[in-house]
RNA sequence: UUUCAGGGGGUGGUGAGAUUCCACACCGGAGGUGACAGUCCUCGACCGCAUUUUGCGCUGAUUCGGUGAAAUUCCGAAACCGACGGUAUAGUCCGGAUGGAAGAAG
Numbered sequence: 001u002u003u004c005a006g007g008g009g010g011u012g013g014u015g016a017g018a019u020u021c022c023a024c025a026c027c028g029g030a031g032g033u034g035a036c037a038g039u040c041c042u043c044g045a046c047c048g049c050a051u052u053u054u055g056c057g058c059u060g061a062u063u064c065g066g067u068g069a070a071a072u073u074c075c076g077a078a079a080c081c082g083a084c085g086g087u088a089u090a091g092u093c094c095g096g097a098u099g100g101a102a103g104a105a106g
Stems, first nucleotide, its partner, number of pairs: 001106004010024004025092002027082002029043004038080002047057004062078005084095003
């Protein structure tokens, strides 16, 4: 300096109205870690404050069993979590965002 850099609502039910409620369903950013991680550690995003380069703060969720030298990372089982604004109550729709960015590659 250039490029890249977030996935997911299907079927049925109730209702005047719901991809928002209910039942079943679906998804998982980046680096690290003795062994592969949404749930460990750190970071980004969002939000707040100050500045206007950026800095500070805030920031969700897992257990049991098995294998092994080593795994909260694999295998089996059962769980749990997901910013803000809009709208019938939203991780999955629309919007800020043709934005920003951890970082990756050249």